The RNA shown here (transfer RNA) has 72 nucleotides and comes from Lachnospiraceae bacterium UBA7480.
The sequence was found in a public genome assembly.
Its Rfam family is "tRNA". The family's RNA type in Rfam is transfer RNA. Gene Ontology term of the family: triplet codon-amino acid adaptor activity.
RNA sequence: GCUCCGUUAGCUCAAUGGUAGAGCUCCUGACUUUUAAUCAGGUGGUUAGGGGUUCGAAUCCCCCGCGGGGCA
Numbered sequence: 001g002c003u004c005c006g007u008u009a010g011c012u013c014a015a016u017g018g019u020a021g022a023g024c025u026c027c028u029g030a031c032u033u034u035u036a037a038u039c040a041g042g043u044g045g046u047u048a049g050g051g052g053u054u055c056g057a058a059u060c061c062c063c064c065g066c067g068g069g070g071c072a
Stems, first nucleotide, its partner, number of pairs: 001071007010024004018055001026042005049063004
C1' cells in the first nucleotide's frame, strides 16, 4: 500500500429496514444476627463520528477514526 472482519449499556454480546435487548456489574427491597448466597424490582444508549438513500436505518450506500487478521 491492497483486502477482509469488528465497532451497540460500565464489561461480554444479541437484534429480518418497523418500539434497541440479554447476561454480568451497579442501585433498591425481601430473606439473614451480619456478610455471602438466593429471590423480586430498578437505573443505565448521540448504536465510534459525519453524510446519503428510504415513509422509516444499529441494519443499505459513501467518507473517516480506532482495533484485529490476511496479502505484498

The prediction has a mean pLDDT of 82.